This is a predicted structure of a 492-nucleotide part of an RNA (small-subunit ribosomal RNA, 3' major domain) from an uncultured bacterium.
[in-house]
Context: one part of a larger RNA
RNA sequence: UGACGGGGGCCCGCACAAGCGGUGGAACACGUGGUUUAAUUCGAUGCUACGCGAGGAACCUUACCAGGGUUUGACAUGCUAGAAGUAAUUACCCGAAAGGGUGGAUGACCUGUAACCAAUCAGGAACUAGUACAGGUGCUGCAUGGCUGUCGUCAGCUCGUGCCGUGAGGUGUUCCCUUAAGUGGGAUAACGAGCGCAACCCUCGCCUUUAGUUGCUACCUUUUUACUUGUUAAAAAGCGCACUCUAAAGGGACUGCCCGCGUUAAGUGGGAGGAAGGUGGGGAUGACGUCAAGUCCGCAUGGCCCUUAUGUCCUGGGCGACACACGUGUUACAAUGCCUGUUACAAUGGGAAGCGAAAUCGUGAGAUGAAGCAAAUCCCUAAAAAGCAGGCUCAGUACGGAUUGUAGGCUGCAAUUCGCCUACAUGAAGCUGGAAUCGCUAGUAAUGGCGCAUCAGCACGGCGCCGUGAAUACGUUCCCGGGCCUUGUACA
Numbered sequence: 001u002g003a004c005g006g007g008g009g010c011c012c013g014c015a016c017a018a019g020c021g022g023u024g025g026a027a028c029a030c031g032u033g034g035u036u037u038a039a040u041u042c043g044a045u046g047c048u049a050c051g052c053g054a055g056g057a058a059c060c061u062u063a064c065c066a067g068g069g070u071u072u073g074a075c076a077u078g079c080u081a082g083a084a085g086u087a088a089u090u091a092c093c094c095g096a097a098a099g100g101g102u103g104g105a106u107g108a109c110c111u112g113u114a115a116c117c118a119a120u121c122a123g124g125a126a127c128u129a130g131u132a133c134a135g136g137u138g139c140u141g142c143a144u145g146g147c148u149g150u151c152g153u154c155a156g157c158u159c160g161u162g163c164c165g166u167g168a169g170g171u172g173u174u175c176c177c178u179u180a181a182g183u184g185g186g187a188u189a190a191c192g193a194g195c196g197c198a199a200c201c202c203u204c205g206c207c208u209u210u211a212g213u214u215g216c217u218a219c220c221u222u223u224u225u226a227c228u229u230g231u232u233a234a235a236a237a238g239c240g241c242a243c244u245c246u247a248a249a250g251g252g253a254c255u256g257c258c259c260g261c262g263u264u265a266a267g268u269g270g271g272a273g274g275a276a277g278g279u280g281g282g283g284a285u286g287a288c289g290u291c292a293a294g295u296c297c298g299c300a301u302g303g304c305c306c307u308u309a310u311g312u313c314c315u316g317g318g319c320g321a322c323a324c325a326c327g328u329g330u331u332a333c334a335a336u337g338c339c340u341g342u343u344a345c346a347a348u349g350g351g352a353a354g355c356g357a358a359a360u361c362g363u364g365a366g367a368u369g370a371a372g373c374a375a376a377u378c379c380c381u382a383a384a385a386a387g388c389a390g391g392c393u394c395a396g397u398a399c400g401g402a403u404u405g406u407a408g409g410c411u412g413c414a415a416u417u418c419g420c421c422u423a424c425a426u427g428a429a430g431c432u433g434g435a436a437u438c439g440c441u442a443g444u445a446a447u448g449g450c451g452c453a454u455c456a457g458c459a460c461g462g463c464g465c466c467g468u469g470a471a472u473a474c475g476u477u478c479c480c481g482g483g484c485c486u487u488g489u490a491c492a
Stems, first nucleotide, its partner, number of pairs: 001492002003489003007486007015476002019440005026331008034322002042053002064317007073133001077132006088106003091102004109124004135306002138304003144300002146295003149291001151289001156195006162171003174187004201283004206251007215241002220238007227230001254277001257271005333433001337392006349380003354373002359368003399430001404425007446468007
């Protein structure tokens, strides 16, 4: 000087407490361990691995296994040599394919020599043989770059000059007040400065201006329909850009104003006005560093290793196994519910080898169909929970839906291993979950649906969107993590 302490002081955080909902019990899904296996490819392992890499394993992917092929190679560049009925296309045979073989037919490019014609000459492309080499998801993340996680969006980490100390080093960065903040004010052998904080950026909330199609429709006009026949209602067209909206530019919030407290300070408590008030909500943004943290299987790369194989091609299998254990989820155990019918109200997004309307068929998944739409125009698109009416009456049930059977639909060369969906039948466990443990402070939790990426097909996961919409916080003694000062130490 640090680190540590079941030392002290001050302070903070969904850290505890106060609440709400879960996990741990059940079934299923996904991941992991283990076991098994020819193979169950590899990596990730306390917090910071385990719905993680994977934003989608039937083939492919694919790295694994078995078998069958191939050896200048699936891919790149250079050099040497060869080559016209040649390369290539096509047909046939063997084969699971890859690959190998046979024969017939058709039959080759660019530039130059060259004014015209070219397989023929020269050079190049493509092909064959050879040689340098290619290739490796082989090893080392403890040789590395880059990127990432974490402490932590915590308030810290340092420097120049000066001063103090023999020196390591200290001071500044400490003290008082204050703040979300090393934020600011005051004191002060320090005075300044840098990286962080904050602000500048994006978005949501209010207003103004500009603009008005594909968006909007108040006033006005016209037409049609309805009836309660009129200053009526609905629909359509026009006028219009008021309004909504869209999307660009501005304004707006600064403790600016008032009162109290405070050192006449920084600030803090309250109030006014305001759409918004003291950082308005959310996002992006992650200092010096820590963990030889993670990644050589994204990519790059040193070294090492393989080179008729650890390269490469193909078929089939595996990554999907199953006594078991853990993690993350989904669905439930019901009446604040379930079922049937009926009836409202969204937003984000996506669409051309695409989205696909109306109509018809089918109980349904879906099929036929083809209008419109490179989309504020058309389509996906039905929002669902909520509301209204009826049924069920506490039961392993009209709860729950696992499992299994049969019959179908869709995608795709192909659904057996191993896809998703539909109908009928079947109707398991489960009656709120031990010890323990997680999330959340407001448009949040909880709850309801919708969209997108990946994608032929496949979503209970991920990323977003909108609807409904709470409870609680006395407080900081305790648990966990962190910051500052101080103290002890046989630790570095």
The prediction has a mean pLDDT of 82. RNAcentral holds the full RNA, with entries from Greengenes.